[in-house]
Context: one part of a larger RNA
RNA sequence: CUGGGCGUAAAGCGUGCGCAGGCGGUGAUGCAAGACCGAUGUGAAAUCCCCGGGCUCAACCUGGGAACUGCAUUGGUGACUGCAUCGCUAGAGUAUGGCAGAGGGGGGUAGAAUUCCACGUGUAGCAGUGAAAUGCGUAGAGAUGUGGAGGAAUACCGAUGGCGAAGGCAGCCCCCUGGGUCAAUACUGACGCUCAUGCACGAAAGCGUGGGGAGCAAACAGGAUUAGAUACCCUGGUAGUCCACGCCCUAAACGAUGUCAACUGGUUGUCGGGUCUUCAUUGACUUGGUAACGUAGCUAACGCGUGAAGUUGACCGCCUGGGGAGUACGGUCGCAAGAUUAAAACUC
Numbered sequence: 001c002u003g004g005g006c007g008u009a010a011a012g013c014g015u016g017c018g019c020a021g022g023c024g025g026u027g028a029u030g031c032a033a034g035a036c037c038g039a040u041g042u043g044a045a046a047u048c049c050c051c052g053g054g055c056u057c058a059a060c061c062u063g064g065g066a067a068c069u070g071c072a073u074u075g076g077u078g079a080c081u082g083c084a085u086c087g088c089u090a091g092a093g094u095a096u097g098g099c100a101g102a103g104g105g106g107g108g109u110a111g112a113a114u115u116c117c118a119c120g121u122g123u124a125g126c127a128g129u130g131a132a133a134u135g136c137g138u139a140g141a142g143a144u145g146u147g148g149a150g151g152a153a154u155a156c157c158g159a160u161g162g163c164g165a166a167g168g169c170a171g172c173c174c175c176c177u178g179g180g181u182c183a184a185u186a187c188u189g190a191c192g193c194u195c196a197u198g199c200a201c202g203a204a205a206g207c208g209u210g211g212g213g214a215g216c217a218a219a220c221a222g223g224a225u226u227a228g229a230u231a232c233c234c235u236g237g238u239a240g241u242c243c244a245c246g247c248c249c250u251a252a253a254c255g256a257u258g259u260c261a262a263c264u265g266g267u268u269g270u271c272g273g274g275u276c277u278u279c280a281u282u283g284a285c286u287u288g289g290u291a292a293c294g295u296a297g298c299u300a301a302c303g304c305g306u307g308a309a310g311u312u313g314a315c316c317g318c319c320u321g322g323g324g325a326g327u328a329c330g331g332u333c334g335c336a337a338g339a340u341u342a343a344a345a346c347u348c
Base pairs, nucleotide, nucleotide: 004319005318006317007302008301012316014201015200016199017198021194022193023192025088026087027086028085029084030083031082033081034080035077036076037075038074039073040072041071042070049065050064051063052062053061054060091191092188093187094186095185096184097182098181099180103177104176105175106174107173108172109171110154115149116148117147118146119145120144121143125136126135162169163168206247207246208245209244210243211242215241216240220236221235222234223233258315259314260313261312262311263310266293267292268291269290270289271288272287273286274285275284276283297304298303321348322347323346330341331340332339333338
């Protein structure tokens, strides 16, 4: 390489868009590039194979044949692929009308709570723990009442729920905006699927500049615990957490399961739409999600099971014993941190 694989054994890129490439529905006609059939030429000799011959046999040598699976030319076939032309509507899409939704961006606003500030009442404790201490408090704390400031997050509803490509998204209102789904028609007429390179998005932490800073809290300080305690517990507390703009580009980025399409028993819940039905959101059917259980089948087992890990096809990515190592070197990217690409010696 071939082969075999990728939920958990090594292996699905974090996610999407998408050029090249690969693959591609259905009818007709034409062409004959691929394909198939035949003929001719060629395919050196040796080798291999078959039948003989020669060294006493064999290896070896040697005669003949076959073969040389190939290439070229030419004649044909027209199913399949391709190309061209004309069509079709089952794939894909557009229009019209509904519907659901924490989908995204911006602006505004509300209540509860924490903290702080001011004032009133009031007096000796408060806080904290396994127990304490550090800490706060007679310069009046904690408690309680009134008023104010400020930041962050939105209890209940709330779900086994919804939306989004993924990351993710939650008080309420307004503006802008993406996608989905359903029903019935009309329209376009294969416009499709996948996608190396590329582009975009991408939690948290981190970085740059400028703001903001209530609570929480790496680092740090103190108190405990302990043999020690650079921890777990406690009292404090700075970056950070928040906002704007610009970077970083990684995660157990997980369903550890790539995307798309077709096919293959059922049962029960739930969310959205529709049709029929009912006194009744009652019931039946249908369609798109999301769950539980299970038939066949699959699987090493666990389990999966129409939302497949079943049966198939198309395309991409990835794996090939453990360690060394996701490291070194080099390249690319980055302000840096680092990311990405990615070995070998050696060793078991």
Small-subunit ribosomal RNA, central domain from Paraburkholderia unamae, 348 nucleotides, folded computationally. Its Rfam family is "Bacterial small subunit ribosomal RNA".